Annotation:
A computed fold for a 71-nucleotide RNA from uncultured Oscillochloris sp., annotated as transfer RNA. Model confidence (mean pLDDT): 81 of 100. It was read from a public genome assembly. Taxonomically the source falls in Oscillochloris (Bacteria, Chloroflexia, Chloroflexineae, Oscillochloridaceae).
RNA sequence: CGUGAUGUCGUUCAGCAGCAGGACUCGUGUCUGAUACACACGGAACCUGGGUGCAAUUCCCAGCAUCACGA
Repeated sequence: CGUGAUGUCGUUCAGCAGCAGGACUCGUGUCUGAUACACACGGAACCUGGGUGCAAUUCCCAGCAUCACGA
């Protein structure tokens, strides 16, 4: 320098036009002498900027970060 892939709660992984979900974690409550476990409830996220479209995490373009390959 070129080509390709991936960016989603604190971590990890789904979702691919119409409400953003699971597990772990965190908070509160029940339980206990207390903690842990268990159960119930709750909080927390779509890399950035444009475009298309009634509607974009999703499609298109550009950028940024990471990874892989080639030179």